[in-house]
RNA sequence: CGGAGUAUAGCGCAGCCCGGUAGCGCAUCUGCUUUGGGAGCAGAGGGUCGUCAGUUCGAAUCUGACUACUCCGACCA
Numbered sequence: 001c002g003g004a005g006u007a008u009a010g011c012g013c014a015g016c017c018c019g020g021u022a023g024c025g026c027a028u029c030u031g032c033u034u035u036g037g038g039a040g041c042a043g044a045g046g047g048u049c050g051u052c053a054g055u056u057c058g059a060a061u062c063u064g065a066c067u068a069c070u071c072c073g074a075c076c077a
Base pairs, nucleotide, nucleotide: 001073002072003071004070005069006068007067010026011025012024013023020057028044029043030042031041032040050066051065052064053063054062
């Protein structure tokens, strides 16, 4: 320098191809159960989807640029 991939809740991931108000597991909080803890059961909170734009009635999803990380190749030694 060229190419590819990844970025979504505290953590790990799905959803993207084929646009329609964002989910799962673990964790956290509350309640029940227990002498208490753990386990189990029930419920709740938490993210406007890496950033900025574009297209659209509508974007996590399509398009462009940029950022971070990973991989491959090239170049140099």
A computed fold for a 77-nucleotide RNA from a Betaproteobacteria bacterium, annotated as transfer RNA. Rfam family: tRNA. Its family is annotated with triplet codon-amino acid adaptor activity in the Gene Ontology. By type it is a transfer RNA.